[in-house]
RNAcentral holds the full RNA, with entries from ENA.
This is a predicted structure of a 385-nucleotide part of an RNA (large-subunit ribosomal RNA, domain III) from Endozoicomonas sp. GU-1.
The source organism's lineage runs through Bacteria, Pseudomonadota, Gammaproteobacteria, Oceanospirillales and Endozoicomonas.
Context: one part of a larger RNA
RNA sequence: GAGUAACGACAAGGGGAGUGAGAAGCUCCCCCGCCGGAAGACCAAGGGUUCCUGCGCAACGCUAAUCGGCGCAGGGUGAGUCGGCCCCUAAGGUGAGGUCGAAAGACGUAAUCGAUGGGAAACAGGUCAAUAUUCCUGUACCCCUUUUGACUGCGAUGGAGUGACGGAGAAGGCUAGGUCGGCGCAGCGUUGGUUGUCUGCGUUUAAGAUCGUAGGCUGGGGUUUUAGGCAAAUCCGAAACCUCAAGGCCGAGAAUUGAUGACGAGGCUCUACGGAGCUGAAGUGAUUGAUGCCAUGCUUCCAGGAAAAACUUCUAAGCUUCAGGUCAUAAGGGACCGUACCCCAAACCGACACAGGUGGUCAGGUAGAGAAUACCAAGGCGCUU
Numbered sequence: 001g002a003g004u005a006a007c008g009a010c011a012a013g014g015g016g017a018g019u020g021a022g023a024a025g026c027u028c029c030c031c032c033g034c035c036g037g038a039a040g041a042c043c044a045a046g047g048g049u050u051c052c053u054g055c056g057c058a059a060c061g062c063u064a065a066u067c068g069g070c071g072c073a074g075g076g077u078g079a080g081u082c083g084g085c086c087c088c089u090a091a092g093g094u095g096a097g098g099u100c101g102a103a104a105g106a107c108g109u110a111a112u113c114g115a116u117g118g119g120a121a122a123c124a125g126g127u128c129a130a131u132a133u134u135c136c137u138g139u140a141c142c143c144c145u146u147u148u149g150a151c152u153g154c155g156a157u158g159g160a161g162u163g164a165c166g167g168a169g170a171a172g173g174c175u176a177g178g179u180c181g182g183c184g185c186a187g188c189g190u191u192g193g194u195u196g197u198c199u200g201c202g203u204u205u206a207a208g209a210u211c212g213u214a215g216g217c218u219g220g221g222g223u224u225u226u227a228g229g230c231a232a233a234u235c236c237g238a239a240a241c242c243u244c245a246a247g248g249c250c251g252a253g254a255a256u257u258g259a260u261g262a263c264g265a266g267g268c269u270c271u272a273c274g275g276a277g278c279u280g281a282a283g284u285g286a287u288u289g290a291u292g293c294c295a296u297g298c299u300u301c302c303a304g305g306a307a308a309a310a311c312u313u314c315u316a317a318g319c320u321u322c323a324g325g326u327c328a329u330a331a332g333g334g335a336c337c338g339u340a341c342c343c344c345a346a347a348c349c350g351a352c353a354c355a356g357g358u359g360g361u362c363a364g365g366u367a368g369a370g371a372a373u374a375c376c377a378a379g380g381c382g383c384u385u
Base pairs, nucleotide, nucleotide: 013031014030015029016028017027018026032382033381034380035379040362041361042360043359046342047341050340051075052074053073054072055071056070060068061067080141081140082338083337084336086119087118088117092113093112094111098107099106100105122139123138124137125136126135142334143333144332145331146330148328149327150326151325152324153319154318158314159313160312161311166301167300168299169298172294173293174292177288178287179286180285181284182203183202184201185200186199187198188196204262205261208257209256210255215250216249217248218247219244220243221242222241223240224239225238226237228236229235263283266279267278268277269276270275302305348357349356364376365375366374367373
């Protein structure tokens, strides 16, 4: 220079009460304003205690601070079903032998790793200051082992089926959600009117089980033969004949049950005003309606759109009063790791509490073609002079 620039989005603050040495900024209440396909909610990645409570205010916070993602201390993350681990493979990696190379090493078979993909099973309510599909209550489901009973050809690293998949388009059936009635409870105006075709609030309930609908796919059954499926096969494929008019598979939703339960506006009691306990009405119809489900469906097109395991079935070796298999029954088991909190952000990546960047899910009302836009709900904020 200079007590100057600046104090990081122009979403916005005002009042009262409280605490305190001290309050524009903390807490509570009232009013106002801002977002609302987000500035709300939930995950993945990443971070790693930042979560909750108590006590503090030197430093950190662009000001103050009684406050804090700050300091100190204590507490907090509960799983057969969520995710991982596990089984399986993709690109790709490693790679016994092997080939090549002067060596270092390179490539690569068997094999073995490798998810961003495939593979069993849980929902609703309640609860803590802080966790919950994990705890509790209620109601379920799956896999494995063993017991008992009945029946019985079982058996794989091999065969077959399935798993199993592209783009675009259209129509249909549903549901979530919404809206309006009905119903229940409450209200009747401190400004004229408001007992009415009035106003406010509520009208919520899952997985599972039973049934097998809208709809989609496929003709079904039997006998015989068999150059294929590296051997075998009763399986798959192929062929011939006979017979029947339906049979089978998949499949949302609805209905019933789950539920004489839970939840529930409100009311009552107590209160350290934080809250705790008890009780509890109605809980129904129509309409609209998805980008969600049926649907990996259907139609169509050419550029022709993973693999393997699980699963079903077939036999080989073998076993065949056994073992094994199927069904039912009962008992037991289901370990280990993650789980707090932030997650379009003051907690991640940007040296910062930085107007930048960051994948997925949810998607209310009025107007609207709409996820545009405007105003609002739930919820969250007024961006730390």